[in-house]
Context: one part of a larger RNA
Molecule: small-subunit ribosomal RNA, 3' major domain
Organism: metagenome
RNA sequence: UGACGGGGGCCCGCACAAGCGGAGGAGCAUGUGGCUUAAUUCGAUGCAACGCGAAGAACCUUACCAGGGCUUGACAUCUAGCUGCACGCCUCCCGAAAGGGAGGAAGCCUUCGAGGGUGCUAGACAGGUGCUGCAUGGCUGUCGUCAGUUCGUGCCGUGAGGUGUUGGGUUAAGUCCCGCAACGAACGCAACCCUUGUGUUUAGUUGCCACCGGUGACGUUAAGUUGCCGAGCACUCUAAACAGACUGCCUGUACAAGCAGGAGGAAGGUGGGGACGACGUCAAGUCAGUAUGGCCCUUACGCCCUGGGCUGCACACGUGCUACAAUGGCUGGUACAAUGGGCUGCAAUACCGCGAGGUGGAGCUAAUUCCCAAAACCAGCCCCAGUUCGGAUUGGAGUCUGAAACUCGACUCCAUGAAGUUGGAUUCGCUAGUAAUGCCGCAUCAGCUACGGCGGCGUGAAUACGUUCCCGGGCCUUGUACA
Numbered sequence: 001u002g003a004c005g006g007g008g009g010c011c012c013g014c015a016c017a018a019g020c021g022g023a024g025g026a027g028c029a030u031g032u033g034g035c036u037u038a039a040u041u042c043g044a045u046g047c048a049a050c051g052c053g054a055a056g057a058a059c060c061u062u063a064c065c066a067g068g069g070c071u072u073g074a075c076a077u078c079u080a081g082c083u084g085c086a087c088g089c090c091u092c093c094c095g096a097a098a099g100g101g102a103g104g105a106a107g108c109c110u111u112c113g114a115g116g117g118u119g120c121u122a123g124a125c126a127g128g129u130g131c132u133g134c135a136u137g138g139c140u141g142u143c144g145u146c147a148g149u150u151c152g153u154g155c156c157g158u159g160a161g162g163u164g165u166u167g168g169g170u171u172a173a174g175u176c177c178c179g180c181a182a183c184g185a186a187c188g189c190a191a192c193c194c195u196u197g198u199g200u201u202u203a204g205u206u207g208c209c210a211c212c213g214g215u216g217a218c219g220u221u222a223a224g225u226u227g228c229c230g231a232g233c234a235c236u237c238u239a240a241a242c243a244g245a246c247u248g249c250c251u252g253u254a255c256a257a258g259c260a261g262g263a264g265g266a267a268g269g270u271g272g273g274g275a276c277g278a279c280g281u282c283a284a285g286u287c288a289g290u291a292u293g294g295c296c297c298u299u300a301c302g303c304c305c306u307g308g309g310c311u312g313c314a315c316a317c318g319u320g321c322u323a324c325a326a327u328g329g330c331u332g333g334u335a336c337a338a339u340g341g342g343c344u345g346c347a348a349u350a351c352c353g354c355g356a357g358g359u360g361g362a363g364c365u366a367a368u369u370c371c372c373a374a375a376a377c378c379a380g381c382c383c384c385a386g387u388u389c390g391g392a393u394u395g396g397a398g399u400c401u402g403a404a405a406c407u408c409g410a411c412u413c414c415a416u417g418a419a420g421u422u423g424g425a426u427u428c429g430c431u432a433g434u435a436a437u438g439c440c441g442c443a444u445c446a447g448c449u450a451c452g453g454c455g456g457c458g459u460g461a462a463u464a465c466g467u468u469c470c471c472g473g474g475c476c477u478u479g480u481a482c483a
Base pairs, nucleotide, nucleotide: 001483002482003480004479005478007477008476009475010474011473012472013471015467016466019430020429021428022427023426026322027321028320029319030318031317032316033315034313035312042053043052064308065307066306067305068304069303070302073125077124078123079122080121081120082119084118085117089104090103091102092101093100094099108116109115127297128296130295131294132293136291138286139285140284141282143280148187149186150185151184152183153182154163155162156161167178168177169176193274194273195272196271198243199242200241201240202239203238204237207233208232212230213229214228215227216226217225218224246268249262250261251260252259253258324423328382329381330380331379332378333377340371341370342369345364346363350359351358352357389420394415395414396413397412398411399410400409436459437458438457439456440455441454442453
């Protein structure tokens, strides 16, 4: 100087407490361990591995296994030689295909330099998801969006080092103020960036429809309701610029920084959310994303193909979904979104089918058209039961994608109707448009194991006395036989 302490002081965080909803019990989905296997490819392993790499394992992917093949190779560059003109196409044989063999037809360009292209042979070489993340780059996780980490000069100390950065206040903050042998500065904090909440201006189509005009329907010829067209840009909206919030104003308090309350305001003290992660720690993770040193393989540890496996199942764990019901289930009726996506694409009206879906194709290269809501609300039935709860499992019949759904796809219909009556010890998330709950969209993608991931909108709470305790962290101080 650090680290540590079941030492002390001060402070913070969904850390505890106060609440709400879960997990741990059940069934299923998914990942992992283990076991099994010809193979069940590899990696990730406390927090910070385990719905993780994987934003899609039927073939492909694919790296694994079995079998069948190839050897300058599936791919790149070059040299030498050879042959012809390409590569390729057609026929036949072996074959599961890859591959191998046989035969045939047609048959290069040129600046005429044997140059270029192509094929074959030979050789340099290619190739390796083989090993080492403890040889590395790059990227990432984590402490932690915690408030810290340092430097120059000066001063103090023999020196390691200290001071500054400590102290008194204050803050979300080493934020700011005051003091001080320190004075300044850098990386962090904050701000600058994006988005959302308010307004103004500009703009008005594909958006909007108040007023106005025309016209049709309903209505009694009326009041009015409603459809279309015109006109319009008022409003909504769209998308660009600007304004707006700064403790600016007032009161109290304080030396100051600030704090508490108030006014005005769409918004008030960082308005909400995001992007942004200091010096460093863990020889943390990744040689399988790519790059790369070294080592290793070279008729194989390279390459191609067919089939299988990655989906196996006495079991154990993690993460989820669906439930156990009446704040519910079922039937019928009736509303209201946003984010996004669409040309080998999204697909309306219509018709067929109980349905998945099929036929067909208007419109749309998109503020124009299409995909397009559910909880909620209204009415009725169920009457507390293993049920009109729950939907696993199994049988049958189908639809779709795709050469191909046996291993091993999703979905539909009929039948079947298991466990489950709120879950031990323990444990997780969340402080507001949050939790909880309902649906929708997208990426990957032929299809799909999505109940996952990332977004969007609807409905919309409860609680926080407080900091004694548990966990993690920051600052000061103290002890130490530790470094």